Context: one part of a larger RNA
Molecule: large-subunit ribosomal RNA, domain V
Organism: Candidatus Carsonella ruddii
């Protein structure tokens, strides 16, 4: 060098299992609830199942019998015919008693007395006799049917529970007799109301996710002198307003300063004068405007109606701008301007629905309706503003599934704000004296130990704090050496410089690293190694399922809050290394 054997177990981001955390899916599943919506079971109410007779109350018809008062008028004339007589010993008028009714005048009905009349037709009246007879309204009384509801009654439906026959029967038939009854059941219908169930929903961006914030439009600057142009980058504004603040024809010119002038002053009205924009122009910031879009008066509705070449922007929908042409109008003497305002914000696609003095539309045999279409209007904080539906929160540590190292937590990388360690300057402390020692206020490096930023390898897995074993490396040295300076007299020291050879603690608390505390020691270093070292060991901490306390939530359930519990697998191929043979 080859090549064996026996060990070890640091590497081969060793084996195992498409990572369970953590984000993603217009995934799932359960599971909560004052998320939507349905819907079992329960109630309400209506009808069938459901029969019989009675009261009693209402309703509604039929008979009967009253009832009726505006003024004038003899007077309490319902309306409308009809007709010249009606009524009366089968008892008129009156009187008398006792009722009903009343607008307090009466009008009526019963009985009893009496014993022969009594009323119409004429007169007032819009209508003529309750004289009589027929119809009929209002409002009332009784009777009878009918419905209803309400009471209490019956029994044959139907319920409950029971006994006897038959039979092996708790099956079923069939008798009995009990209660309880048209209620209760049980259909179908109505309505409420219901996590008992069920089906779902529970936005998205985002220097990982949540928590906060944003989600359409207009200004500016980022924007790099055409446009355009990103960021959870830097400033503001909109979700109208105005019937004048719109239209046209004349007119004028602002702020702001000097000066001058009663009460009057820094600053109030008036006069001169300078005044190129500093005023104004609803409203936000740019751009624009004294030829005025600024400020003012007149008369006014073009803030019309029907078209529209032509261009600018846009993926697309669609937004801007617009000469002209028809018609009909304001102003103005005309020429002429006017299809809202100086301009850029002040908004909402379709579907459904409404309106309508609109329509030469369509009309299911035909003539119309009806409905539909076209016109024109209105109805959305669909603001998550290109609006998934008329209509939607939450929990899962009991969890699952596809997927991400496109995305967080370990660990490395990359940066170094931050940390740590060193310099520069050198005010000042140090009696005096910047630099023995400390060093303001600022500068400038190293390092790669903090705490972070970043999101680059790994999510078809790189196992995480502490401890135990085993360590090996820096040196910025705790401790032995060796030096310089001191505010170094000795002893003790302070500070720097060289120096990594070898040393560099036991116990009590706590899962602890840390850390305080005891007692040591020459000292009891400060880091780095995947915050070394679980295919070596523990597993007390964090980090599943069980449980419980406090908080927070209606609630499932949840808390870098606490608690007691709580499966650590691998037979070693190769490198490495250690011990031992052969060539």
């Nucleotide at each position: 060098u080859c090549u064996g054997c026996g060990g070890c177990u640091a590497g081969a981001c060793g084996g195992a299992a498409a990572g369970a955390c953590c984000c993603c899916g217009u995934g799932a599943a359960c599971c909560u609830u004052u998320a939507c919506u349905a819907u079992a079971u329960c109630u309400u109410c209506g009808u069938a199942u459901u029969g019989a007779a009675u009261a009693u109350u209402a309703u509604u018809u039929u008979u009967u019998u009253u009832u009726g008062u505006g003024u004038a008028g003899g007077a309490u004339a319902g309306u409308u015919g009809g007709u010249a007589g009606a009524u009366u010993u089968u008892g008129a008028a009156a009187u008398a008693u006792a009722g009903u009714u009343g607008c307090c005048a009466g009008a009526u009905u019963a009985u009893a007395u009496c014993u022969a009349g009594u009323c119409g037709u004429c007169c007032u009246u819009g209508a003529a006799a309750u004289a009589c007879c027929a119809a009929u309204c209002u409002a009332a009384a009784a009777a009878a049917a009918a419905u209803a509801a309400u009471a209490a009654u019956c029994u044959u439906a139907u319920a409950u529970a029971u006994u006897u026959u038959a039979u092996a029967a708790u099956c079923u038939a069939a008798a009995a007799a009990a209660u309880a009854a048209a209620c209760a059941u049980u259909g179908c219908g109505u309505a409420g109301g219901u996590g008992g169930u069920a089906g779902u929903u529970u936005g998205a961006c985002u220097g990982g996710g949540g928590c906060g914030g944003u989600c359409u439009c207009c200004u500016c600057c980022u924007a790099a002198a055409a446009a355009g142009u990103a960021a959870c980058g830097g400033a503001g504004g909109a979700g109208u307003g105005c019937a004048a603040a719109g239209g046209u024809a004349c007119u004028c010119u602002c702020a702001a300063u000097a000066c001058g002038u009663u009460u009057g002053g820094u600053a109030a009205g008036c006069g001169u004068a300078u005044g190129u924009u500093g005023a104004g122009u609803g409203u936000a910031a740019g751009a624009a405007c004294a030829u005025a879009a600024g400020a003012g008066u007149g008369c006014u509705u073009a803030a019309c109606u029907g078209u529209a070449a032509g261009a600018u922007a846009g993926a697309c929908a669609u937004a801007u701008c617009a000469a002209a042409c028809a018609g009909a109008u304001a102003c103005g003497a005309a020429a002429g301007u006017a299809g809202g305002c100086u301009c850029u914000a002040g908004u909402g696609a379709u579907c459904c629905g409404a309106u309508a003095u609109u329509u030469u539309c369509u009309g299911a045999a035909u003539g119309g309706a009806a409905a539909g279409g076209a016109u024109a209007u209105c109805g959305c904080u669909c603001a998550a503003c290109g609006a998934a539906u008329a209509a939607a929160a939450g929990g899962u540590a009991c969890u699952c599934c596809g997927g991400g190292g496109a995305u967080a937590a370990c660990a490395g990388g990359c940066u170094a704000a931050u940390a740590u360690u060193g310099c520069c300057c050198a005010a000042g402390a140090g009696c005096u004296c910047a630099u023995a020692u400390c060093g303001a206020c600022g500068g400038c490096a190293a390092u790669g130990u903090u705490u972070g930023g970043c999101a680059c390898c790994u999510c078809g897995a790189u196992g995480u704090c502490g401890g135990c074993u085993c360590a090996u490396c820096a040196c910025a040295u705790c401790c032995u050496g060796g030096g310089g300076c001191u505010g170094g007299a000795g002893u003790u020291g302070g500070u720097c410089c060289c120096a990594a050879g070898g040393g560099u603690a036991u116990g009590g608390c706590u899962g602890u690293u840390c850390g305080c505390c005891a007692u040591u020691u020459a000292a009891a270093g400060u880091g780095g190694u995947a915050c070394g070292c679980g295919a070596g060991c523990u597993g007390g901490g964090u980090u599943u399922a069980g449980a419980a306390c406090g908080u927070c939530g209606u609630g499932a359930g949840a808390c870098a809050g606490u608690u007691c519990g709580g499966u650590c697998c691998c037979u070693a191929u190769c490198u490495a290394c250690c011990g031992u043979g052969g060539a």